[in-house]
Molecule: transfer RNA
Organism: Geobacter sp. UBA6151
RNA sequence: GCGGGCAUGGUGGAAUUGGUAGACACAAGGGACUUAAAAUCCCUCGGCAGUGAUGCUGUGCCGGUUCGAUUCCGGCUGCCCGCACCA
Numbered sequence: 001g002c003g004g005g006c007a008u009g010g011u012g013g014a015a016u017u018g019g020u021a022g023a024c025a026c027a028a029g030g031g032a033c034u035u036a037a038a039a040u041c042c043c044u045c046g047g048c049a050g051u052g053a054u055g056c057u058g059u060g061c062c063g064g065u066u067c068g069a070u071u072c073c074g075g076c077u078g079c080c081c082g083c084a085c086c087a
Stems, first nucleotide, its partner, number of pairs: 001083007010026003019067001028044005046057004060076005
């Protein structure tokens, strides 16, 4: 240099043919129970704003197509694999 694959919360991992992103699990936080703990049960759990209801935003980054994009298209970045080059 050429070709291919991968990138989603703190972690693993989903999402039909383009139609509510993060189901489910782990971790974490709070609470109940207990003399105390462990275990168990309940609630919360991407980010921002809000007392809250809720709103906005978010799938590596920047654009495009579309009423609508994790998904399709172009460019870029990082990682992995193969090939080529290595006087």